Predicted 3D model of a 115-nucleotide RNA (SAM riboswitch aptamer (S box leader)) from Seinonella peptonophila. The prediction has a mean pLDDT of 79. Rfam family: SAM riboswitch aptamer (S box leader). Gene Ontology term of the family: regulation of gene expression. The model forms 88% of the base pairs in the Rfam consensus. The RNAcentral record of the sequence draws on Rfam and Ribocentre.
[in-house]
RNA sequence: CUCUUAUCAAGAGUAGGUGGAGGGACAAGCCCAAUGAAACCCGGCAACCGGUUUAGCUGUAUGGUAGAAAACACGGUGCUAAUUCUUGCAGUCAUGACAGGCUGAAAGAUGAGAG
Numbered sequence: 001c002u003c004u005u006a007u008c009a010a011g012a013g014u015a016g017g018u019g020g021a022g023g024g025a026c027a028a029g030c031c032c033a034a035u036g037a038a039a040c041c042c043g044g045c046a047a048c049c050g051g052u053u054u055a056g057c058u059g060u061a062u063g064g065u066a067g068a069a070a071a072c073a074c075g076g077u078g079c080u081a082a083u084u085c086u087u088g089c090a091g092u093c094a095u096g097a098c099a100g101g102c103u104g105a106a107a108g109a110u111g112a113g114a115g
Base pairs, nucleotide, nucleotide: 001115002114003113004112005111006110007109008108013042016041017040018039022032023031024030026088027087028086029085043080044079045078048076049075050074051072052071053070054069056065057064058063084107089104090103091102092101093100
C1' cells in the first nucleotide's frame, strides 16, 4: 500500500502540565481555537485482539473445554467538541416549487486477519 471482515446515535479533564497557531481526512458548508489550536506528557473512556476469572458444556479424581454468554483495563491497539459535525452518489417520502425526512452505497476512521 492492497484485499477480507466487524463496528462507527453511547462514553471520556467541572480552568492538569509543556507548547505556541492552527484544527475538524478530502471538497463545499458550518464550526472549534490567545477565556489559548496542532503536537507531546499526565488523567480519563472503551472490551476490538490477547490474557485472567466465571456461568455453561463435558468427564469424572482434584480434570478438560470455555464458543454466538458474563466480568475484569493486566498486555496490544484505539478513542477522549459537534452522529464519522453536515452534505458530497443512488433510491424513496413529502411540497405548487423550495426547505426538509428516511434508506442504502461511496468515502473515511478503528480493530482483527491475509497478501